Small-subunit ribosomal RNA, central domain from an uncultured bacterium, 349 nucleotides, folded computationally. The full RNA is in RNAcentral, with records from ENA. It matches the Rfam family "Bacterial small subunit ribosomal RNA".

Context: one part of a larger RNA
RNA sequence: CUGGGCGUAAAGGGCGUGUAGGCGGCUUGGGGCGUCCCAUGUGAAAGGCCACGGCUCAACCGUGGAGGAGCGUGGGAUACGCUCAGGCUAGACGGUGGGAGAGGGUGGUGGAAUUCCCGGAGUAGCGGUGAAAUGCGUAGAUAUCGGGAGGAACACCAGUGGCGAAGGCGGCCGACUGGAACUGUCCUGACGCUGAGGGACGAAAGCUAGGGGAGCAAACCGGAUUAGAUACCCGGGUAGUCCUAGCUGUAAGCGAUGGAUGCUAGAUGUGGGCUACGAAAGUAGUCCGUGCCGUAAGCUAACGCGUUAAGCAUCCCGCCUGGGGAGUACGGCCGCAAGGUUGAAACUC
Numbered sequence: 001c002u003g004g005g006c007g008u009a010a011a012g013g014g015c016g017u018g019u020a021g022g023c024g025g026c027u028u029g030g031g032g033c034g035u036c037c038c039a040u041g042u043g044a045a046a047g048g049c050c051a052c053g054g055c056u057c058a059a060c061c062g063u064g065g066a067g068g069a070g071c072g073u074g075g076g077a078u079a080c081g082c083u084c085a086g087g088c089u090a091g092a093c094g095g096u097g098g099g100a101g102a103g104g105g106u107g108g109u110g111g112a113a114u115u116c117c118c119g120g121a122g123u124a125g126c127g128g129u130g131a132a133a134u135g136c137g138u139a140g141a142u143a144u145c146g147g148g149a150g151g152a153a154c155a156c157c158a159g160u161g162g163c164g165a166a167g168g169c170g171g172c173c174g175a176c177u178g179g180a181a182c183u184g185u186c187c188u189g190a191c192g193c194u195g196a197g198g199g200a201c202g203a204a205a206g207c208u209a210g211g212g213g214a215g216c217a218a219a220c221c222g223g224a225u226u227a228g229a230u231a232c233c234c235g236g237g238u239a240g241u242c243c244u245a246g247c248u249g250u251a252a253g254c255g256a257u258g259g260a261u262g263c264u265a266g267a268u269g270u271g272g273g274c275u276a277c278g279a280a281a282g283u284a285g286u287c288c289g290u291g292c293c294g295u296a297a298g299c300u301a302a303c304g305c306g307u308u309a310a311g312c313a314u315c316c317c318g319c320c321u322g323g324g325g326a327g328u329a330c331g332g333c334c335g336c337a338a339g340g341u342u343g344a345a346a347c348u349c
Stems, first nucleotide, its partner, number of pairs: 003321004007303002012317001014201001017198001021194003025088007033081002035077008049065006091191001092188001094186001097182001103177002106174004110154001115149006125136002162169002206247006215241002220236004258316006266293001268291010298305002322349003331342004
């Protein structure tokens, strides 16, 4: 090197982009590097294997034989891989056309609600709970009406719905911008797949600087409960939650299921496009997406999966190899810090 695996037993990288590398469609011809064949040289002895023989046997030893990967040289084969040259269109890309969408960043704008402030009117309670109390209120609260300020989030629509690579994205309007699906036909002509490193993105919390602060609310302070109550319940309340710029780089980052391609019964919803029929509603077909059911098969330890595979195959990457010690120590790298990443051993069962 070689094995078996990775939904739930250990194991899919958080995610995409892409470097090296690995792998790669149909067809014609040249070369003959890999590959294969033949001949020849080498492949010491000992050892191993076979036969015979010597010690009374065996071990041990002797003689002989066969075999032998690899390498050199010469000759040959050309299917496959490779390479060079040419061609093709089924992969891939582009063009045309009309559509869908909470995809992204940005500017503006709207209403409901909470809180606070001002004013009216009004009086003794309000609030809260299992019950209460702390708390608020005669300095006029709560309930109610009018006006104002400010911040944050967008009820209904709303869906097993849509979009995005993932994280994630939801009031409305505008300009800017990414991606995907479909589409008669057209263009390029293998331009492809994957991807160690690298670089980009990456919820929440956290950090730095500046702003903002309505509600909520770690910490904290009270009230209860309780044997206690550093909790659960109640009244308060600061970081934070929001914005701008930068950092952090983690997660049950989950479908606990890497990406790509081809193949393998169906049934039934739903979103988008196209086609045919129809006045329309709609029906049928088809492509793409998203669900559920399900063996027809198959797979699985079972659960279950089942054309959105966990089935049948190929290619590439990541990862696993008993439990604890331990995602720890040490070292390296990264970070302002918190810490992250890489990642052991002794010992023990």